[in-house]
Context: one part of a larger RNA
Order: sequence, then C1' cells, then structure tokens
RNA sequence: CCCUUGUUAAGGAACUCGGCAAAAAGGCCCCGUAACUUCGGGAGAAGGGGUGCCCCGCUAGGGUGAUUGUUUAUACAUGAGCCCGAGGGGGUCGCAGUGAAGAGGCCCGAGCGACUGUUUACCAAAAACACAGGUCUCUGCUAAGUCGUAAGACGAAGUAUAGGGGCUGACGUCUGCCCGGUGCUGGAAGGUUAAGGGGAGGAGUUAGCCGUAAGGCGAAGCUUCAAACCUAAGCCCCAGUAAACGGCGGCCGUAACUAUAACGGUCCUAAGGUAGCGAAAUUCCUUGUCGGGUAAGUUCCGACCCGCACGAAAGACGCAACGACUCGGGCGCUGUCUCAACAAGGGACCCG
Repeated sequence: CCCUUGUUAAGGAACUCGGCAAAAAGGCCCCGUAACUUCGGGAGAAGGGGUGCCCCGCUAGGGUGAUUGUUUAUACAUGAGCCCGAGGGGGUCGCAGUGAAGAGGCCCGAGCGACUGUUUACCAAAAACACAGGUCUCUGCUAAGUCGUAAGACGAAGUAUAGGGGCUGACGUCUGCCCGGUGCUGGAAGGUUAAGGGGAGGAGUUAGCCGUAAGGCGAAGCUUCAAACCUAAGCCCCAGUAAACGGCGGCCGUAACUAUAACGGUCCUAAGGUAGCGAAAUUCCUUGUCGGGUAAGUUCCGACCCGCACGAAAGACGCAACGACUCGGGCGCUGUCUCAACAAGGGACCCG
C1' cells in the first nucleotide's frame, strides 16, 4: 500500500452523474392512522407506547374430556387429568429485557407502463414483449389458415358465443374532417385484351401447258404466313370503404392609445387539425417567460401558448392500485464527504 471487517470527536450528503456504498429501521402486542380512490384499497400509511425475571397464582378464562349422577337417555348435569393462557397488582436487576442471531427506513410531487407476468442463457429486466378488454377483417366445414413433392397432418374429434390474421392495449371520458391517390370490396353497360376458334387473302412445291432455248404459267394435294370476326379474368370505368395505407393550407386587410384581431377579402385543396393536451420520453431558438421550492435551481413542480416539428385505436386525455423502472424534493441515518485515524484477519514485504 491492497483486500475483507470493526470503531470513531465535531459536522451530517458539504461526496457524487446519482445517497453508489454504508448506516439507519426491523419481531410480537396495544393505541393510532391523511390526501386520494375503481370503495377493494391506500395500511405495516404516518406516528406513538409496551416487551426481562420473581410473587399474588394451581390467576380469570378457554380447549379436550376420564369418571359419576339424573332422567323426557341421539339429552342434561358433574367435572379428574392434560394442554393453552390474557389482564391487573406488588417486587427486583442491569447502560440496555424481540438484552445474542434472524426480521420493512419513511414521506411528498411528477413521467411511463393499468395490474401479476415475459425478455437479450454469458454487458440491457425496461417506458420493450405479453396481457384481459376494444375494434377491423377472413372463414358455412373437405372452413379459412399452416406444414408437406405427395399421401397425410394440424386447425379440431372444434363449427361463427368457433377458428385464423391485423391494429390497439385494464378502467373512465372520448375517438373529429378527407375516399382525390394507393389498397380492399361490390358492379357490370362500354373501351382494351391472351391462348383458342375462325379463316378473307398471300407464299412455297409440281402433274400439266406454253416456249427452239433460256425461261414462263400453273390444277389437286401437301406445307406455310395470315386479315375481319367470336372470346375470360385483369386493367380502364362506376360506386363504397379510413379502429384500411394515408392526409388534415397560404397571403392580405380590419376595432377611437398601442397591441391584438371576434370580422372581411383572395388563392389553392380530396379535406384543411375538432375535443383534449402542450418548452412535453415531442420545443430548434432555449437555461423561453411568470410563479413555487433553494441563501443560490440548464434539473423538478404549476402556469402561459410563439406546437421549428402534439393530436385522437402506429389511439387522445385522465386515473386508484402496482413497479429491483426514470426524474425532483424532504425527514431519519450515517466515514459518501470536510479529513482522515486506529484496530483485527488475509496479502504485499523480509528470512527460509
């Protein structure tokens, strides 16, 4: 000097990103317990008091119930033995009585997630996942969906109060406008349209014919190209649909101080963000401004609204209870610190 422990004057978080670590609290009995609340809870809230041993004392009382007696005898009475056992009074010892060990620290205000659960086996336990509940959608049974080349299997020995998929995520109050684009569903008049059907027409070949020849014409058959016309879904088209994918404006002017603009004008759009919330897990400017808390507060809480760039099931806003979650404050407590000291054990170090 290091590790693991123990103790510490005065102060008591001044430490630090942060009370990390440590300390403190702790059992049982009694008293007593707020806001809030989904009336269950919150609650062990908080905060207090008691606690040993001896005597009164075989305490009061309770449990079990041998035995015995009555007699309406599945009843009543009696109550041995054993076990449990307050409360009160008196006394007594110590600094200290749950005498050692084991055994909640608490409160206030916010954020997120309702909750119990689940997770990155070996750096993340969470506000992530799941969840009951909500909603949309598919599926009529040889179901849809899934695995498999198939047979076959799951779904399910189920049958729409069932099964699959998507989103949301208890509960409370709610969930606005846009169907122009994309998707999905429905429609079928018209347009477009494949293979196929259909073959107008053309081409090749050559019996034959013409020609002195070169060459020309050329039926049938075979081969080949092929127009019109017929023809499905789809697409175009017409509707519906947003708890489908998604979207939810700009400029100018105006009130008898100023400022602001309930009001007006104009352009664009499918429609121009409703309720609620708002410097927020979202706010760049920003440590916004005001208030609270502190002697002093980039954090925190309450407001304001100028929302760079909240917003309604990628849900909005609340919310009791819950949380090894996150942030802020306080009481208690302490070697975290001011600021270090001593002690014990184990290392380091020396000898072997």